[in-house]
């Protein structure tokens, strides 16, 4: 050097939570050549050599995959308001937008030499008077038609009373008629209305519409820019406070993973 056997060491660690604290059960990350049964949350085991406990259970290793020590990469955990985003609620009016006013730039409509715009002058839109004219409402009058089971009128078939008889009398229904009244029209008159008309007066800008002169612009929407105004807080951005979610930064613990270094006992055969 190499076989076999033994001392011996390993079959997990870490955050986190709990706990006065170490371990266990619990979550969660990381691992191993190698575990398995039982209990454990208002628990179990221990007590600073705490890093588990019962089990006469299994298996790994054994000169390296165990052990130390340094460097370097590194999952994952806690903590922090140091930044960034985005988000809820709150505030304030300090600044912008949102609003209004000119200007200039740019899209699109109409629309203008069959004449835009601007001037002039005239009517007219407006108010006041004072007339007509229409509709309604009232009253008065006049006309038409209707209008009374009885209690209005005229006729009154039947039938009724009444008379010796002639003859008288009341009077239903029908049919005329007509009074209150009720419907239509007319006509006078009052009062409202007025998408009406005429006359007169007054009227600022403005609309509208016409005549003349002008000759090329007018006009509406939308978007940018710059000057001014206004300023409510109703809404949007900005700001100022609260809390929240995720990144990032620090500060912390920290598994594995890499490379370097160190130290490590015994017998037996070849």
């Nucleotide at each position: 050097a190499u076989g076999g056997g033994u001392a011996g060491g390993c079959c997990g660690g870490g955050c986190g939570g709990u706990u006065c604290g170490g371990g266990g059960u619990c979550g969660c990350c990381u691992g191993u050549a190698a575990c398995c049964u039982g209990a454990a949350a208002u628990c179990c085991u221990c007590u600073a050599c705490a890093u588990g406990c019962a089990g006469u259970g299994g298996g790994c290793c054994g000169a390296a995959a165990a052990c130390c020590a340094g460097u370097g990469c590194g999952a994952g955990g806690a903590g922090u308001u140091u930044c960034u985003u985005c988000g809820a609620c709150g505030g304030u009016u300090c600044c912008g937008g949102c609003c209004c006013u000119u200007u200039c730039c740019u899209g699109g409509g109409c629309u203008g030499u069959c004449g835009a715009u601007g001037a002039u002058c005239c009517g007219u839109c407006c108010u006041c008077c004072g007339g007509g004219a229409u509709g309604u409402c009232g009253c008065a009058g006049g006309u038409u038609g209707u209008g009374a089971a009885u209690c209005g009128g005229g006729u009154c078939a039947g039938g009724c009373c009444u008379u010796g008889a002639c003859g008288g009398g009341a009077g239903c229904a029908g049919c005329c008629c007509u009074a209150a009244g009720c419907a239509g029209u007319c006509u006078g008159u009052g009062g409202c209305a007025u998408g009406u008309u005429c006359g007169g007066a007054g009227g600022g800008u403005g609309g509208c519409g016409g005549a003349u002169c002008u000759g090329a612009g007018g006009u509406c929407c939308g978007g940018g820019a710059a000057a001014g105004g206004a300023u409510u807080c109703a809404c949007c951005g900005g700001c100022c406070g609260u809390u929240g979610a995720a990144g990032a930064g620090c500060u912390u613990c920290c598994a594995g993973c890499a490379c370097u270094g160190g130290g490590a006992a015994c017998c037996c055969g070849c």